A computed fold for a 330-nucleotide part of an RNA from an uncultured bacterium, annotated as large-subunit ribosomal RNA, domain IV. The coordinates come from a structure-prediction model, not an experiment, and the mean pLDDT is 88. RNAcentral holds the full RNA, with entries from SILVA.

[in-house]
Context: one part of a larger RNA
RNA sequence: UCAUGGUUAAGGAACUCGGCAAGAUUACCCUGUAACUUCGGGAUAAGGGGGGCCGUCUGGCAACAGCGGCUGCAGAGAAGAGGCCCAGGCGACUGUUUACCAAAAACACAGGACUCUGCCAAAAUGAAAGUUGACGCAUAGGGUCUGACACCUGCCCGGUGCUGGAAGGUUAAGGGGGGAGCUUAGGGGUAACUCGAAGGUUUGAACUGAAGCCCCAGUAAACGGCGGCCGUAACUAUAACGGUCCUAAGGUAGCGAAAUUCCUUGUCGGGUAAGUUCCGACCUGCACGAAUGGUGUAACGAUCUGGGCACUGUCUCAACCAUGAGUUCG
Numbered sequence: 001u002c003a004u005g006g007u008u009a010a011g012g013a014a015c016u017c018g019g020c021a022a023g024a025u026u027a028c029c030c031u032g033u034a035a036c037u038u039c040g041g042g043a044u045a046a047g048g049g050g051g052g053c054c055g056u057c058u059g060g061c062a063a064c065a066g067c068g069g070c071u072g073c074a075g076a077g078a079a080g081a082g083g084c085c086c087a088g089g090c091g092a093c094u095g096u097u098u099a100c101c102a103a104a105a106a107c108a109c110a111g112g113a114c115u116c117u118g119c120c121a122a123a124a125u126g127a128a129a130g131u132u133g134a135c136g137c138a139u140a141g142g143g144u145c146u147g148a149c150a151c152c153u154g155c156c157c158g159g160u161g162c163u164g165g166a167a168g169g170u171u172a173a174g175g176g177g178g179g180a181g182c183u184u185a186g187g188g189g190u191a192a193c194u195c196g197a198a199g200g201u202u203u204g205a206a207c208u209g210a211a212g213c214c215c216c217a218g219u220a221a222a223c224g225g226c227g228g229c230c231g232u233a234a235c236u237a238u239a240a241c242g243g244u245c246c247u248a249a250g251g252u253a254g255c256g257a258a259a260u261u262c263c264u265u266g267u268c269g270g271g272u273a274a275g276u277u278c279c280g281a282c283c284u285g286c287a288c289g290a291a292u293g294g295u296g297u298a299a300c301g302a303u304c305u306g307g308g309c310a311c312u313g314u315c316u317c318a319a320c321c322a323u324g325a326g327u328u329c330g
Stems, first nucleotide, its partner, number of pairs: 001325008010316002014314001019311001028050004036041001038148001052070004057066003071075001083309007090301002095107002111146007123132003149296004154226003159223002161219005168214003174208002179203005186195003227245005254288001255285001266282005
């Protein structure tokens, strides 16, 4: 000096990003127990008290209770054994997870919804046979989203997707084969050359030809989207109201400086002597918003945030002790 453990006057979080760490609380009995609540909980809420030994006393079968007495610093005489409360965010909950830096607000979940699937099902796997689905049969099985519960879930189908439709346009192979080229038996020509049937061969127009696409509808708990400018009321301010442009439609309810707010430590109120955090409001929402769910919510959480009581060497501010290591000497 370090590590581990112990004690400490007065103060008691002044420490620190943060009470991290360490105190404190602790089993049992009696008493008592709030808001809120899904009436089950919350709850061991919180808070308060008790305990040994003796007794021939009282009750009792007894355990034990009462009463009286004795006694130590201390009677659950050592050890082991919840700290608690208030408020808020998130996630309903018990669960699951990054084996070896993340346990969470992430995943899952019961519940909700959409969609596919009529059974040799859809879906998956495989080259196939086959297998799973399922020895199941729509109260079933697969996929996707949401995520208990309560109250709800607004408008837009123009784009993309999906579903349905079939009149028209476009459209492949195939069918079809008008015609054209080559070839030549033969004809013409002095020759060069030219014409050229049948057959063969090469090519090939019109016409016909499905789905798809274009097209017409539907569909948002499908992917997604949900405006601007100007004016206006008996002070001012504001604008219930009006005008105009654009759009598929212009954000409804609810919430809102929020896990979302840049400006921003917004403004006001609370808490503190003093509060960029916190709580309650306001709304000017840079850039909330309704199953990419919205807003609440009892219970729950090794969750996150703020406050308080108790308690303490976290600190003011350090001291001492024990054990071990290190160092020095041997």